Small-subunit ribosomal RNA, 5' domain from a metagenome, 528 nucleotides, folded computationally. Its mean pLDDT, the model's own confidence on a scale to 100, is 82. Rfam family: Bacterial small subunit ribosomal RNA.
[in-house]
Context: one part of a larger RNA
RNA sequence: GAACGAACGCUGGCGGCGCGUUUUAAGCAUGCAAGUCGAACGGCAGUGGUAGCAAUACCAUGAGAGUGGCGCACGGGUGAGUAAGACGUAGGUGAUCUACCUCUGGGUGGGGGAUAGCCCAUGGAAACAUGGGGUAAUACCGCAUAAAGCCUUCUGUGUAAAGGCAGAAGGUUAAAGGAGCAAUUGUUGCGCCUGGGGAUGAGCCUGCGGUCCAUUAGCUAGUUGGCGGGGUAAGAGCCCACCAAGGCUACGAUGGAUAGCCGGCCUGAGAGGGUGUACGGCCACACUGGGACUGAGACACGGCCCAGACUCCUACGGGAGGCAGCAGCUAAGAAUCUUCCGCAAUGGGGGAAACCCUGACGGAGCGACGCCGCGUGGGCGAUGAAGGCCGGAAGGUUGUAAAGCCCUUUUCUUGGCGAAGAAUAAGGCUGGGAGUGGACUGCCCAGCUGGUGACGUUAGCCGAGGAAUAAGCCCCGGCCAAUUACGUGCCAGCAGCCGCGGUAACACGUAUGGGGCGAGCGUUGUUC
Numbered sequence: 001g002a003a004c005g006a007a008c009g010c011u012g013g014c015g016g017c018g019c020g021u022u023u024u025a026a027g028c029a030u031g032c033a034a035g036u037c038g039a040a041c042g043g044c045a046g047u048g049g050u051a052g053c054a055a056u057a058c059c060a061u062g063a064g065a066g067u068g069g070c071g072c073a074c075g076g077g078u079g080a081g082u083a084a085g086a087c088g089u090a091g092g093u094g095a096u097c098u099a100c101c102u103c104u105g106g107g108u109g110g111g112g113g114a115u116a117g118c119c120c121a122u123g124g125a126a127a128c129a130u131g132g133g134g135u136a137a138u139a140c141c142g143c144a145u146a147a148a149g150c151c152u153u154c155u156g157u158g159u160a161a162a163g164g165c166a167g168a169a170g171g172u173u174a175a176a177g178g179a180g181c182a183a184u185u186g187u188u189g190c191g192c193c194u195g196g197g198g199a200u201g202a203g204c205c206u207g208c209g210g211u212c213c214a215u216u217a218g219c220u221a222g223u224u225g226g227c228g229g230g231g232u233a234a235g236a237g238c239c240c241a242c243c244a245a246g247g248c249u250a251c252g253a254u255g256g257a258u259a260g261c262c263g264g265c266c267u268g269a270g271a272g273g274g275u276g277u278a279c280g281g282c283c284a285c286a287c288u289g290g291g292a293c294u295g296a297g298a299c300a301c302g303g304c305c306c307a308g309a310c311u312c313c314u315a316c317g318g319g320a321g322g323c324a325g326c327a328g329c330u331a332a333g334a335a336u337c338u339u340c341c342g343c344a345a346u347g348g349g350g351g352a353a354a355c356c357c358u359g360a361c362g363g364a365g366c367g368a369c370g371c372c373g374c375g376u377g378g379g380c381g382a383u384g385a386a387g388g389c390c391g392g393a394a395g396g397u398u399g400u401a402a403a404g405c406c407c408u409u410u411u412c413u414u415g416g417c418g419a420a421g422a423a424u425a426a427g428g429c430u431g432g433g434a435g436u437g438g439a440c441u442g443c444c445c446a447g448c449u450g451g452u453g454a455c456g457u458u459a460g461c462c463g464a465g466g467a468a469u470a471a472g473c474c475c476c477g478g479c480c481a482a483u484u485a486c487g488u489g490c491c492a493g494c495a496g497c498c499g500c501g502g503u504a505a506c507a508c509g510u511a512u513g514g515g516g517c518g519a520g521c522g523u524u525g526u527u528c
Base pairs, nucleotide, nucleotide: 001528002527003526004525006524007523008522009521010520013374014373015372016371017370018369019367020366021332026330027329028328030327031326032325035070036069037068040067041066046061047060048059049058050057051056077285078284079283087209088208089207090206091205092204093203096202097201101198102197103196104195105194106193107192108191109143111141112140118133119132120131121130122129123128148173149172150171151170152169153168154167155166156165157164177190179188180187181186211257212256213255218248219247220246223245224244225243226242228240229239230238260282261281262280263279264275265274266273267272287308288307289306290305291304310321311320312319313318338364340363341362342361346360347358348357349356350355377407378406379405380404387398388397389396390395412465413464414463415462416461417460427449428448429447430446431445432444433443472517473516474515475514476513477498478497479496484511485510486509487508493500494499
């Protein structure tokens, strides 16, 4: 000199864009943060209607709850652990998987038995649980069919080798319907099953690379390798039985300390050094430890089970919980925000759609925490006014500074305009087209129409008013730009270094003047 997720002191007008618990991965009251589908299914409370004096029966609609599907593995948070199952980079997978999406081939036949909800009953303070009866499905289970896939065997091809490719034989494995339009027979689109390809995502393996300590020198028994088997989507001591005695290490093993890694960021002419906040990628974690279930995908933040610590409820028998999601609270600390608005936009989940959900996100609020921009007025104005300070005086200086005159209105206040941009569509209407039909719905194209704004009393613009609402901080001995006077008297104090202060202090304190920066200015901390 530059920089900062900064803090502290003094001061503080506005706007834009960013950033905001670096400490205790400490504990958490409360609310919200993951649902959706009635076009998969049975159906009830209720409501409306009809009949009836009523009980009730029938029809329509139908919340909540339930079965079922998809989602909940994304999005959001944090950095504890991890020095290597991580990360970065370059590759491999002839050792693998991939829901939804996309392209393409084929199929969707015929049956069965249950079980929630519901009704009845029982236990319990509650959480909840149990028994009996009975019901549906795109829930569950057989049967049929098998192009193709898979398994076994064989042949050819291919490779350094291998589970690759092509062909043959045998065996084996499927399915679910609901909706629209038409009508008695179809058709359309959505699904379902089974193949092949793509895309996306992921698993595994390999080379190289990036911390400190040798005042850590030896480490290792599933250890290293083989054979056989198990296991996995998949190679492998990943696991197991047997056999052999190997494997790593001074090119630093093992142990210990510290640490998420990277793109980047800061500094620097560069080389390098430091760093990993925000944003983006990857990883790991979800009160602590362990475990599996479901599923295409988890060993699963707002799922389950076990153990532990802690908190809460209890009728003492037993139960409930997990903010490192968004706000917010307590504690800690030098220190870090609103228990806000909205799904209007973008994105995500579900749905045919309307739509629903979304503390992701879009916005607003607080904080000069940072960067950038604007303003606090402009011109004229010497009797160089008054006052202050200096000087014995003359005078000098503050200083065109003020006053005064003439202007301007960025800002500000007030009133109005503005629903600008953010906005594209779903749907509807009309016309045309491709293809199959007997035709319609549907599909494709064009035109017209077409609701919805949290921000928001937005931005911006116009009118009116009036210089009106807006300047401080640090320094002045040298380094280093800018001095005089008074007070104090090695006191009080200053100080980054050198050093000032013991009676004339340009170094302390105050004042005048000056210098620097300016809505900031200094100090402290840290890095180069």